A computed fold for a 1471-nucleotide RNA from a soil metagenome, annotated as small-subunit ribosomal RNA. The coordinates come from a structure-prediction model, not an experiment, and the mean pLDDT is 83. RNAcentral holds the sequence, with entries from SILVA.

[in-house]
């Protein structure tokens, strides 16, 4: 890297699918070790038990238990003090960390880079302190109240707990001053005023007064570190969410916080945010980084690291330097350990640590090892295929010979704990890594797959069953695709499967895609945003490009180098992070600003052509109507008709009138116009465009999302108007119906005015603009030259509008200066078909609908173009008993033969349009025979072979018996004597099978069709299928031959060659003929070739005509059948693979069927009669056959035949004189007959073992139907049809069949429109199984998903209004209340008692507030009788709409109609 998949095959679009690489994974099989990682992705679901947060006695008192020392002692003890552990309690410090999860958040939540008006406990510097007092309380004691938690209430006690005062270096608030900086508030300095600090514990020593160390303590500076705020920028989808927002944006005052701020009040102001997507809905923790990936990207956020958020939900505070998870584990173990890292507390010693480290358990991933290695061919045994020869498993294995990774035992046995001072212990893992010894090949292989992508084939069993399947597909009896096996093939302790992302997918395409006809240019136009955008010059430095600084945590990625034996894995050091910030440098390029220019682009003068709009007016033909005249029966219509119109006078004509609509001719490939679209003339208004001139303006310019206008037809309102045409409707035909196609009629509508609709195949299916790239030939408008009487004609250029066509372009058709070519700029638009332009919602409308637009579910394709075929109720040409023109026939009737069907024990079996049916059957009484009834038989009715046994078997006789058949009698042969043959039992192998398969085959036949075709090498043309050659012009019976041509040869076919047959000839001739240059026969040769002539024609092919000649244009006729088609026939003629049967589906026998018979068909005979029957007389053939044969003469029989024997193995003899029709005479006279002959009857031959089923023949006698055939259909073009009669094959007999032969012997073909069939050329196609095709819609049935619904239940936010817990603020506070402060009173004194104040709290009252609750609404979702379209699904039912001119050309749009496709009116389109 690509690969299957749409077609009969091709290229193309275009989808599905596969192959890779990943997975926190599951699940099914199967599992040795080992190292390193991961391990609730769901219920942020509910939890039992036990742990996960504590320390400090060097802050404090107290209780408890030991030990010691002292004092006393009634000797019980009691007391004091030391110093030890325990236990709860005040205090201090930590429980704001570490550990979890991702519910919630789309935010300043996160990432990156900035900013600050802020706060940091413990640590580190550094400076200033650490004085002197006071009340209280928890533990404790009493008592009391509960069932407990726990609580009151008296009483007593300590601190570093608490409160006041001293002191103020300094801090905080206010005020004043000053230079500096600052736009300014501010910062700073300096002063003034007021407020505010504090604890002590140990240790050491002491002369007990201290002293000095230590750890605290306060109040400042300053540091680290964590943190609060504020902010560019950047990362999710939806517009079927387009408007949002009341503290809301701003401002003042004030409050509050550590601090900025509407953050929170009072007031003023009316602003703020949005298509660059605000708001509203979904959804989601961010981010390093992870996975693919060439990369751009796409997707993912476990695990590690960083933030966030969150702790039953929900709210709200307290303390603090800071603020809440106590609960967490439940996942795999309720594991070990604090031995290392780390955290808390402590001076320490140390305690606590489910953080942590370690182990466990799962192959969950990644990575390494193993399961042995050599040799070993009788290529063993077995398994499996088999052409039965062998092949293959397979050196595989046994067997020899060797290691020990790894395992098993056993013995050693770590590191992990480094360095300075103290104290010393101190390894959970772990007797683990690892070393060493010793045993033994020892204990270790599975998965899945093998039609094809895609790497691997066979046998068997099954038989659209079972069942596979990712995609195309595989199974209906021969499956490499199902199921087993056997062998392969991959991977390997894993294998597969099943989900997900990426990929491939250039299948959202920035890299790197399209939109004429495959999906796809908006109907057309103007235009705001908004994108882009001519020449010069100068600025500036936003982009942009480039240098340095910063930052982009670790981890991770690359690469290097080291450590684990290797790896995975870890380390060290470096690079990469494509990004952000900040500085500098360039100035081209884009941007901005200024100033120019004129070529873009406007304007102005001249000048031109036009169905360009609009409004008003006239015109003349036409048609209808009205009136009169004339005239008198039809008209009118169609394929034919009919309804209609008309004696009441139509239509025809001629006058007059009305009225409404469209403007013949000109007229075009013609003109205008943005587009729809514009047509008679003429006035009036008005757009727009060409050209020419160059004197104005100076980039004004292109597009153009939204918006706005126009916009064919058809529709709608509202008022006119109506001639003609004419959806609906009437009718009348035409059908099987005909809600059509055609006819007669006829309403809305078509016209107008005014107002909607907003849609069409609105098309060039091609958006607007600009530049560039060969040509030629029309044409409309200009304007120039030249040359002229003339702009007549020629040359130039400019615009417009068609054809061809180079290059280029395209799948290719085709496009080609009017681009689908090469760029540029802007918009629309598409991304598989189908559901569907359709639901729902929103816009728009009176309506009818438009506009914008999914989703489930379903298929594996759906589609462009172009090949070849095939077909067309498509063209053109040509053949052909195709048709027409004849002749004769069949179709009607008797019969005979097949066939169908019915019948049957069986009527064996095959053949089934043409191309089965007198076919297989050139011939069924028994056989044949394959059916059927019975009877028999099992190595067999037949072949081969062994192995034993026997000598009979056969043939004869005899018994039995429908007969096979059995049973009895009698007997081998040859022989080198070893045996052999040959029969028979008997048992094995086999035979046998017309039993299935002709859709497994071979051969052979039919057919298209004796039609003229089918092909191939090479070149050539095409991206390919594929063309060309083989088309074209002639011609021909012919692809026969000529000419022409990118063809140039060749083959199969045609023709010729080959046979018969017509002339002649030479030579020969029996048996022939009878005497001869003869017939006749055979063998050989000539002879026709368009060769001669004349016309035609390209002087070609070749046609027409003539001449000679027996024949003349292939003379006639027969073999001869191209490449293929139809799964045509045929397993039952043979032969064959494979299935089936084996005492039978084989084989033998008797008899029966095959021959049946209401009936229906094919083929055929006889015949309906006078062109004939009959009856007589005479006359003429050819082929071909005869031995188990033809069979003469003679003689019998009416005769069919007998009898009889000559000839003949046959040019000899016989059937055979071979004929008949024909000819010639007689009769019959138009009739069911002297037609016809069927049926029947009797009588009789002849074959055969046998004629009953079931033969043929003769003889008399009977004497039926039928009077020439309906629809319809066969055959024949000359020696033909037609009639006529003879041969033969088969065959014992049986022919109306069937093959052959000759006898007589015609009609008519103008002609190719018409019917079949078929050639070659062209068109169209949605057909490829090919029109017997394909293929649409309603109904009717199952299932499947989605809409619509009276309603119903939920969920989410909001919004009014009630209510409101805990709290915090505010007021209040009459009650409580140790310190402070005053007063009184008492005491010696310390105190004590009352009152009173500050301050506090209880309590009220108010604000806000979780949450509740009523209410109307707003989405969203569930379900919902009934319902509406889809979709699916093997045969249903009506029809035939489309595809061929699809039998009315189809298609859009719209309208109205109709079971349904649909029809039908208007206007449009060519696809």
């Nucleotide at each position: 890297c690509g690969a299957g998949u749409u077609u009969g095959a091709u290229c193309c679009u275009g989808g599905c699918u596969c192959a890779g690489g990943a997975u926190a994974a599951a699940c099914g099989c199967u599992g040795g070790c080992g190292g390193c990682g991961u391990g609730c992705c769901u219920a942020a679901c509910a939890c039992a038990u036990g742990c996960a947060a504590g320390u400090c006695g060097a802050a404090c008192g107290c209780c408890c238990u030991g030990u010691c020392u002292g004092g006393u002692u009634u000797c019980g003890g009691c007391c004091a003090g030391a110093g030890a552990g325990g236990g709860a309690g005040u205090g201090g410090c930590g429980g704001a960390c570490g550990g979890g999860u991702g519910a919630g958040u789309a935010a300043c939540a996160c990432a990156u880079g900035g900013g600050u008006a802020c706060c940091u406990a413990c640590c580190u510097u550094u400076c200033a302190g650490u004085g002197a007092g006071g009340a209280a309380u928890a533990c404790c004691g009493g008592c009391g109240a509960g069932a407990a938690a726990u609580c009151g209430c008296c009483g007593a006690c300590a601190a570093g707990a608490c409160c006041g005062c001293a002191u103020g270096g300094g801090c905080u608030u206010g005020g004043g001053g000053g230079a500096u900086g600052g736009a300014a508030a501010c910062a700073c300095c300096c002063u003034c005023a007021a407020g505010c600090a504090a604890a002590g514990c140990c240790c050491u020593u002491u002369u007990c007064g201290g002293a000095g160390g230590g750890c605290g303590c306060u109040g400042g500076a300053a540091g680290u570190u964590g943190g609060g705020c504020c902010u560019g920028u950047g990362g999710c989808c939806g517009a079927u969410u387009a408007g949002c927002u009341g503290g809301u944006u701003g401002g003042u005052g004030g409050g509050g916080u550590a601090a900025g701020a509407g953050c929170c009040u009072a007031c003023c102001a009316a602003g703020g945010c949005g298509a660059c997507g605000a708001u509203c809905g979904g959804u989601a923790g961010c981010u390093g980084g992870u996975c693919u990936g060439a990369g751009a990207g796409g997707a993912c956020g476990a695990g590690c690291a960083g933030c966030c958020a969150c702790a039953c939900u929900g709210g709200g505070a307290u303390u603090g330097a800071g603020a809440a998870c106590g609960g967490c584990c439940c996942u795999u173990u309720u594991c070990g350990g604090c031995a290392a890292u780390g955290g808390g507390c402590g001076c320490a010693a140390g305690c606590c640590u489910g953080a942590c480290c370690g182990a466990g358990c799962a192959a969950c991933g990644c990575c390494g090892c193993g399961u042995g290695c050599a040799g070993g061919a009788a290529g063993a045994c077995g398994g499996u295929c088999u052409u039965c020869g062998g092949a293959u498993u397979g050196u595989a294995a046994a067997c020899u010979g060797c290691u020990u990774u790894u395992c098993u035992g056993g013995g050693g046995g770590a590191a992990g704990a480094g360095g300075a001072a103290g104290c010393a212990a101190g390894g959970a893992c772990g007797g683990u890594a690892c070393c060493c010894c010793a045993g033994g090949a020892a204990g270790a292989a599975g998965c899945c797959c093998c039609g094809g992508c895609u790497a691997a084939c066979u046998a068997c069993g099954u038989g659209c069953c079972a069942g596979c399947a990712g995609c195309c597909g595989c199974g209906g009896u021969a499956a490499u695709a199902c199921g087993u096996a056997g062998g392969g093939g991959g991977c390997a302790a894993g294998c597969g499967u099943u989900g997900u992302c990426c990929g491939g997918a250039g299948u959202u395409a920035c890299u790197g895609g399209g939109c004429g006809u495959a999906a796809a240019g908006g109907g057309c136009a103007c235009g705001c945003a908004g994108g882009c955008g001519g020449g010069g010059u100068g600025a500036u430095g936003c982009g942009u490009u480039u240098c340095c600084g910063g930052u982009g945590c670790c981890a991770g990625c690359c690469g290097c180098u080291c450590g684990c034996u290797u790896a995975a894995c870890g380390a060290g050091g470096g690079g990469a992070g494509u990004g952000c910030c900040g500085g500098g440098a360039a100035g081209a390029c884009g941007a901005u600003c200024a100033c120019u220019c004129u070529u873009g682009a406007g304007g102005g003068c001249c000048u031109c052509a036009g169905a360009g709009g609009g409004a008003c007016a006239u015109a003349g033909a036409a048609u209808u109507c009205c009136g009169g005249g004339u005239g008198g029966a039809g008209u009118g219509g169609u394929g034919a008709a009919a309804u209609g119109c008309g004696u009441a006078g139509a239509g025809a004509u001629c006058c007059g009138g009305a009225g409404g609509a469209a403007u013949a001719c000109c007229a075009a490939a013609g003109g205008c116009g943005a587009a729809g679209g514009c047509a008679g003339u003429g006035u009036c208004c008005u757009g727009g465009g060409a050209g020419g001139c160059a004197a104005c303006u100076g980039a004004c310019g292109c597009u153009g999302a939204g918006g706005u206008g126009c916009g064919a037809a058809a529709g709608c309102c509202a008022g006119g108007g109506g001639a003609g045409c004419g959806a609906a409707c009437g009718g009348g035909a035409u059908u099987a119906g005909a809600u059509a196609c055609c006819c007669c009629g006829g309403u809305a509508g078509u016209c107008c005015u005014g107002g909607c609709c907003g849609u069409a195949a609105a098309c060039g299916a091609u958006g607007a603009c600009c530049a560039c790239c060969a040509g030629g030939u029309g044409u409309g408008g200009g304007a120039g030259g030249u040359a002229u009487c003339g702009a007549c004609c020629c040359c130039u250029u400019c615009c417009g509008u068609g054809c061809c066509g180079u290059c280029g372009c395209u799948a290719a058709c085709g496009c080609a200066g009017u681009a689908a070519g090469u760029g540029g700029u802007c918009c629309g638009c598409c991304u598989g078909g189908g559901g569907a332009g359709u639901a729902c919602g929103g816009u728009c409308g009176c309506a009818a609908g438009a506009u914008u637009a999914a989703a489930a579910c379903u298929c594996a394709a759906a589609g462009g173009a172009a090949u070849u075929g095939a077909c067309g109720g498509g063209g053109a040409c040509c053949c052909g008993c195709a048709c027409a023109a004849g002749c004769a026939g069949c179709g009607g009737a008797g019969c005979g033969u097949g066939u169908g069907g019915u019948u049957u024990a069986a009527u064996u079996c095959g053949a089934u349009g043409c191309g089965a049916c007198g076919c297989g059957a050139a011939g069924a009484a028994c056989c044949u025979u394959a059916c059927c009834a019975g009877g028999g038989u099992u190595u067999g009715a037949c072949a081969u072979g062994c192995a034993u046994g026997a000598g009979a078997a056969g043939u004869c006789u005899c018994g039995u018996g429908a007969g096979a058949g059995c049973g009895a009698g009698g007997u081998c042969c040859c022989u080198u004597c070893g045996g052999g043959g040959u029969u028979c039992a008997u048992g094995c192998a086999c035979a046998g099978g017309u039993g299935c398969u002709g859709c497994a085959u071979g051969g052979c036949u039919g057919u298209c069709g004796u039609c003229a075709g089918c092909u191939c090498g090479u070149g050539c043309c095409g991206u390919g299928a594929g063309g060309u050659g083989u088309u074209g012009g002639g011609u021909u019976a012919a692809g026969u031959c000529c000419c022409g041509c990118a063809a140039c040869g060749a083959g199969c076919g045609c023709a010729a060659c080959c046979c018969c047959u017509g002339u002649g000839g030479u030579c020969g001739g029996u048996u022939a003929c009878c005497a001869g240059u003869g017939u006749c026969c055979g063998a050989c040769c000539a002879g026709a070739c368009u060769g001669c002539c004349a016309c035609g024609a390209u002087c070609a092919a070749c046609g027409u005509g003539g001449a000679g000649g027996a024949a003349g244009g292939u003379g006639g006729g027969g073999a001869u059948g191209a490449c293929g088609u139809c799964a045509a026939g045929u397993c039952a003629g043979c032969a064959c693979g494979g299935c089936c049967c084996u005492u039978a589906c084989g084989u033998c026998c008797u008899g029966g069927g095959c021959g049946a018979c209401a009936c229906a068909c094919a083929c055929g005979c006889u015949a309906c009669a006078a062109u004939g029957g009959c009856u007589g007389g005479a006359g003429c053939a050819a082929u071909g056959g005869g031995g188990a044969g033809c069979c003469a003469a003679c003689c019998c029989g009416c005769g069919a035949g007998g009898g009889g024997g000559a000839g003949c193995c046959a040019a000899u003899c016989c059937a055979a004189g071979c004929a008949a029709a024909g000819c010639c005479a007689g009769u019959c006279u138009c009739a069911g007959u002297u037609c016809g002959g069927a049926u029947g009857g009797u009588a009789g031959g002849c074959u055969g073992c046998a004629a009953c089923u079931c033969g043929c023949c003769u003889g008399c006698c009977u004497g039926a139907a039928g009077c020439c055939g309906g629809a319809g259909u066969u055959g024949c073009u000359a020696g033909u049809a037609a009639c006529c009669g003879u041969g033969g094959g088969u065959c014992a007999g049986c022919a109306c069949a069937c093959c052959a032969c000759g006898g007589u012997g015609a009609a008519u073909a103008c002609g190719u429109u018409c019917c079949c069939g078929g050639g070659u050329c062209u068109u169209g196609u949605a057909c490829a199984c090919a029109c017997c095709g394909c293929c649409c819609g309603u109904c009717a049935c199952a299932c499947c998903a989605c809409g619509a619904a009276a309603g119903u239940c939920g969920g989410c936010a909001a919004c009014a209004c009630c209510u409101c817990a805990a709290g915090c603020c505010g007021c209040u506070g009459g009650g409580c209340u140790a310190a402070c402060c005053c007063c009184u009173c008492u005491g010696u004194g310390a105190g004590g008692a009352g009152g009173g104040g500050a301050g506090g709290c209880a309590g009220g009252c108010g604000u806000c507030c979780a949450g509740g609750g009523u209410g109307g609404g707003g989405u969203c979702g569930g379900u919902g009788a009934u319902u509406g379209g889809g979709g699916u699904g093997a045969a249903g039912u009506c029809g035939u709409a489309a595809c061929a001119a699809g039998g009315u050309a189809g298609c859009c749009g719209u309208a109205c109609c109709g079971g349904a496709a649909g029809g039908u009116g208007c206007g449009g389109c060519u696809g």